[in-house]
Molecule: small-subunit ribosomal RNA
Organism: uncultured bacterium
RNA sequence: AGAGUUUGAUCCUGGCUCAGGACGAACGCUGGCGGCGUGGAUUAGGCAUGCAAGUUGAGCGACGGUAGACCUUCGGGUUUAUACGGAGCAGCGAACGGGUGAGUAACACGUGAACAAUCUGUCCCCACAUUCCGGAUAAUUGGUCGAAAGGCCUUGUAAUACGGGGGAGGGUCCUCUGAGGGCAUUCUUAGAGGAAGGAAGGUGCAUAGUAAUAUGUGCCGUGCGGGGAGGAGUUCGCGGCCUAUCAGUUAGUUGGUGGGGUAACGGCCUACCAAGACGACGACGGGUAGCUGGUCUGAGAGGAUGGUCAGCCACAUUGGAACUGAGACACUGUCCGGACUCCUACGGGAGGCUGCAGUCGAGAAUCUUGGGCAAUGCACGAAAGUGUGACCCAGCGACGCCGCGUGAAGGAUGAAGGCCCUCUGGGUCGUAAACUUCUUUUCCGGGGGAAGAAGGAGGCGCAAGUCUCUUGACGGUACCCUGGGAAUAAGCCACGGCUAACUACGUGCCAGCAGCCGCGGUAAUACGUAGGUGGCAAGCGUUGUCCGGGAUUUACUGGGCGUAAAGCGUAUGCAGGCGGACCGUUAAGUAGGAAGUGAAAGGUUGGAGCUCAACUCUAACACUGCUCCCUAUACUGGCGGUCUUGAGUGGCGGAGAGGAAGAUGGAACGACACGUGUAGCGGUGAAAUGCGUUGAUAUGUGUCGGAACACCAAUGGCGAAAGCAAUCUUCUGGACGCAAACUGACGCUGAGAUACGAAAGCCAAGGUAGCAAACAGGAUUAGAUACCCUGGUAGUCUUGGCCAUAAACGAUGAUCACUAGGUGUUGGGGCUUCGCCUCGGUGCCGCAGCUAACGCAUUAAGUGAUCCGCCUGGGAACUACGAGCGCAAGCUUAAAACUCAAAGGAAUUGGCGGGGGCCCGCACAAGCGGUGGAGCAUAUGGCUUAAUUUCGAUGCAACGCGAAGAACCUUACCAGGGCUUUGACAUGUAUCUGCAAGCUGCCGAAAAGCAGUCGCUUUCGAAGGUGAUACACAGGUGGUGCAUGGCCUGUCGUCAGCUCGUGUUGUGAAAUGUUGGGUUAAGUCCCGCAACGAGCGCAACCCUCAUGUUCUGUUACCAGCGAGUAAUGUCGGGGACUCGGAACAAACUGCCUCUGUAAAGAGGAGGAAGGUGGGGAUGACGUCAAGUCAUCAUGCCCCUUACGCCCUGGGCUGCACAUAUGCUACAAUGGCCGGUACAAAGAGCUGCCAACUCGCGAGAGUGCGCAAAUCUCAAAAAGCCGGUCUCAGUUCGGAUUGGAGGCUGCAACUCGCCCCCAUGAAGUCGGAAUCGCUAGUAACCGCAGGUCAGCAAUACUGCGGUGAAUACGUUCCCGGGCCUUGCACACACCGCCCGUCACAUGACGAAAGUUGGUUUUGCCCGAAGUCGGUGCGCUAACCGCAAGGAAGCAGCCGCCGAAGGUAGAGCCGAUGAUUGGCGUGAAGUCGUAACAAGGUAACC
Repeated sequence: AGAGUUUGAUCCUGGCUCAGGACGAACGCUGGCGGCGUGGAUUAGGCAUGCAAGUUGAGCGACGGUAGACCUUCGGGUUUAUACGGAGCAGCGAACGGGUGAGUAACACGUGAACAAUCUGUCCCCACAUUCCGGAUAAUUGGUCGAAAGGCCUUGUAAUACGGGGGAGGGUCCUCUGAGGGCAUUCUUAGAGGAAGGAAGGUGCAUAGUAAUAUGUGCCGUGCGGGGAGGAGUUCGCGGCCUAUCAGUUAGUUGGUGGGGUAACGGCCUACCAAGACGACGACGGGUAGCUGGUCUGAGAGGAUGGUCAGCCACAUUGGAACUGAGACACUGUCCGGACUCCUACGGGAGGCUGCAGUCGAGAAUCUUGGGCAAUGCACGAAAGUGUGACCCAGCGACGCCGCGUGAAGGAUGAAGGCCCUCUGGGUCGUAAACUUCUUUUCCGGGGGAAGAAGGAGGCGCAAGUCUCUUGACGGUACCCUGGGAAUAAGCCACGGCUAACUACGUGCCAGCAGCCGCGGUAAUACGUAGGUGGCAAGCGUUGUCCGGGAUUUACUGGGCGUAAAGCGUAUGCAGGCGGACCGUUAAGUAGGAAGUGAAAGGUUGGAGCUCAACUCUAACACUGCUCCCUAUACUGGCGGUCUUGAGUGGCGGAGAGGAAGAUGGAACGACACGUGUAGCGGUGAAAUGCGUUGAUAUGUGUCGGAACACCAAUGGCGAAAGCAAUCUUCUGGACGCAAACUGACGCUGAGAUACGAAAGCCAAGGUAGCAAACAGGAUUAGAUACCCUGGUAGUCUUGGCCAUAAACGAUGAUCACUAGGUGUUGGGGCUUCGCCUCGGUGCCGCAGCUAACGCAUUAAGUGAUCCGCCUGGGAACUACGAGCGCAAGCUUAAAACUCAAAGGAAUUGGCGGGGGCCCGCACAAGCGGUGGAGCAUAUGGCUUAAUUUCGAUGCAACGCGAAGAACCUUACCAGGGCUUUGACAUGUAUCUGCAAGCUGCCGAAAAGCAGUCGCUUUCGAAGGUGAUACACAGGUGGUGCAUGGCCUGUCGUCAGCUCGUGUUGUGAAAUGUUGGGUUAAGUCCCGCAACGAGCGCAACCCUCAUGUUCUGUUACCAGCGAGUAAUGUCGGGGACUCGGAACAAACUGCCUCUGUAAAGAGGAGGAAGGUGGGGAUGACGUCAAGUCAUCAUGCCCCUUACGCCCUGGGCUGCACAUAUGCUACAAUGGCCGGUACAAAGAGCUGCCAACUCGCGAGAGUGCGCAAAUCUCAAAAAGCCGGUCUCAGUUCGGAUUGGAGGCUGCAACUCGCCCCCAUGAAGUCGGAAUCGCUAGUAACCGCAGGUCAGCAAUACUGCGGUGAAUACGUUCCCGGGCCUUGCACACACCGCCCGUCACAUGACGAAAGUUGGUUUUGCCCGAAGUCGGUGCGCUAACCGCAAGGAAGCAGCCGCCGAAGGUAGAGCCGAUGAUUGGCGUGAAGUCGUAACAAGGUAACC
């Protein structure tokens, strides 16, 4: 510090996810040691048991114990001492310490102030006192009630317990007189007078005394005061949670006066008076929560958190209350009311672990019923000391942090073994192990052994001090020394990318994984296992939570709003925020300095102590804050004064669909009346519904009606927006220009608020010509609740009142300032007027700049300023609930559960469009001939079959295709018979074998099996072959063409395209080039151009045909010469011609005319050929997971006495049917018969076969020639000549069938071809539809070849013969190319995608209600208790001679008052028959709404 994920790719927006750190954690696997920490987060749920607050005899009386002495009736008694004991009175403490976080949103907490409005036990300092009296009571004794807890009566005693009197100084209060201070209420101080109020003793020593006691002195107490320290109380400023779907709250409420109360101010309480107080700067209500120092994280700003430690607060079973006290409304006190538990003799009682341990429960989860007061601290005590679950220690838990170890060095036959591989071998685990040497932290054994201790007691001493004795839970622990021995000690997670680390096997969309993207459907680095590797390590992973980086996705630092989410529809304007120039003043903000505070711990830095570290100690800093004081005065603010430029007023002037009301007008339309006139009109893609002979439409005249205002008219004008359009009049708003008189900052924005606000809609009253939701009919259609047509009601119009929303859009808030220009237009003004300058509007283009890009660009989306509104992933959701508004419709405000990993913007390349432009093609058109109908042939589908009648090919681009030839073979299929653990075939190893192979015979359907027989050289083995045995293996036309390779092939398409380098442009994908203007068959060429070049294609080079020349001349040829024949180049010869072969030539828009810048085009000449001369070969980058595992090869899988191999027979030829491609026809341009003519290109020895003979013929016999320009196939056919048939199912047509034959072959039954005789079917030119062809082409005609024994060939591949018609043209159909446009497509339109319904499932809403919680109102009842009243009953202290009084108490009454009861109200949950939409789900149903002009443009 980033990364993954939206796309075919890109940039952006935007969410989701990951890598870090932390934890009082939990879970899984694993686990050696130590130190320091830490450990009930959940039920503030319930608790058995023990302990957690006592202490003081130097406050008091008594009792008991112990010891001594005396007495004794021997029971005991008296007395002294006591460092002994448990109770009691009394004092102090128990308000601390310890726990918990329920409540609390509050002066509770933090911080800083204030108390002139306060209190304070113990402690410290100062001062003065400590006097005189009195009456009780507990303990105790006796009695008594009760189960107990606990009481009652009697007797009786003490005090530092209680009561009374006195009273100095000082204090308090009252009155008076001064002085000083303070912001003030008032405070301090001096003096005079008056009043009330306050104590307790104990003990050590000395002296006196018999003693009691007294005196002195020390110590400890006690009382009234003054001060301090620490503590407590109260008040205030500021600070720190969510919610407005909580907007109004409040009656002691706010203030005052009097009174009461408190330590103290105060509505704290009370009576009266007033009507206030709080609140958008968020009152009131609801939810949540102890606060802080700090902790975690972060660069910081922040965010989250508040466990341990420390400060404060609150609470102590729940609720209420007071008492005591310095302090409490009191955790281990009291009283009362609940709930719960326990005891009980049923009458009554007892209790409170949120102290330490421990237990149950709930929970994912949290420890020992330990030791000690040795230390530190606290309480009491004069002290010794006692107490202390505070505390110090130990125990348990890897819960955390830190440290240590599990060995170190050497060691290569790179061991064995595992795993992997290209497998006689290699790689890796791996110096790892073994082995050698060494060390001993740890461990086990032995020995020694702390610090932590200061105090205390005793002795001496005047004291300071000194000597002796004594105190350790931890602990025989830490630590030290020593012996032994590598001995006792390694796991967990991961390995597709992010993210370090890879292979094998298993599995086969299964099992499973997964943080996100995503893996798994037979070759999974992603599942499981193994080996290896990476990371961390006594731990490692997972889960959860927080922060952060991420996340600048809440943006103060530090974001945005034209199109991604986001500018309110518009204006006016209160509050608020911000605000022009100059001067003065102030000092609030601001800045500097200084002081106080910011507890300690924690943090940072330096140092120190435990062997290091964690941990601890110490010093400094920091603690960014708050308060007070001083100073400064630029800026902001406050106050005062001045100014004119912002803003406004007045004057002059013109422009305008600005608004409202009234009046008027013409065109059109409809209706009505009349006239003319006759059969249609109307409407559509085409029709029909509809209107019309009762006279329509059309046309003329007139009348009526309502609505809207053609031309002008515009890119124009006005208005805040919505919006505004005939003309005139009236009323009225605003803007603008000119000049510069007046006011003097009067300004900008604007939460709430108010006003306006298209259309539709609503209410009331009118109006209604046209148009027109709904509705009706007609069409269209599979349907058509639509689009189209004919009608038609609300509505549209007017008046009044509602509604308040629109894609209310410039998708762009308002205002101000600044920042190049150019060109229109509109309204003013000026001037030197072909125009220039200037002010206000409204458009276009365009620079800088901005922007993700598109684009914006003085009318900003630029640069700045002010204010407002709004946004924070998609869906759910412009929704639910609640609230406000509305007559309603509905509007405004506005969530969550759940679900997804995207949704989205701009641009790019493609593809596509029932988008556009240009162009091409037998694409259409124009023609010719076919197919589709018939019969047959072939192929395919289907059906059938033992044989999916083997397999493959399946739109174009499968179907006379693989197959250039299935009777057996082929052959892969089926039935049957056989062979085989080496096979029909290959290789290798080892051993054996002269056996064998071949031939013959037998058997058998054949294969197989059985039998017989043998060659050469040499007698020995070898070579080769064969066989046998054993082992590796063979074999497979079995699967997968979607695992593949490949000579390959089809298709778009012989279409003109497809790309690259460099440069340039763009953030980028990409673009440019390759687009544009022309031209071409062509990305062919030219011109232009940020491109310049290049490659694969095009063209050309190649073959062939057409012309010529030269050479050559047999088997070809024969003009001239000669010979010969019945005849023939037959022969001699020839080299002229034809022809064959070879090499050249020729054509290039070269020449001419015209057009054009050019490329080129049009025409012409010449020429055998003219604009690529005809034909062929030649097929760019790529597309279709196109075809082929059955040509071949091959991975993987599968079979192995079979899915291999051999053989016989059958099948591939099967036939209700359908399709494709062909052949033959339907006839006279013909059939048949006879005669006769002219090719080219091929083939031939297992061959072609002449001639001759036989046969009607197929053919047979015989046999010349020819391995071919020589011989043969071989007859070319259509054609021509002649004859016949005469329009008919025929002398057309030939299917089918019968009979007789021929040929090939081992064999023609299934299942060959041919011939002859006989038979003589359908068919009379073919519906919808559809195919080929543009010239030597179509059409017609025959010939040859390959395959092949033969042939189902009518096929295929070639060859020649005869030989046309037509093309105006590119509107349409199909295909293609280029440019452009739209796109929500990219598996690319065979795309994408919407809604209902059905099913399953999830969460949510509504709902008659039911139920719970919480808050609250009225009333009733009213405990304890304070306060008040009363107090006739009762009472020791004081007064009084007494009676009695003073004072007090019980009791009673009253106010308040918890719980409870009752009648409601609000809010929040849970649940609810039924119901509503929403989300999700595999290939369900119906349609086709959207994306292209999406087929009716879409949308609000």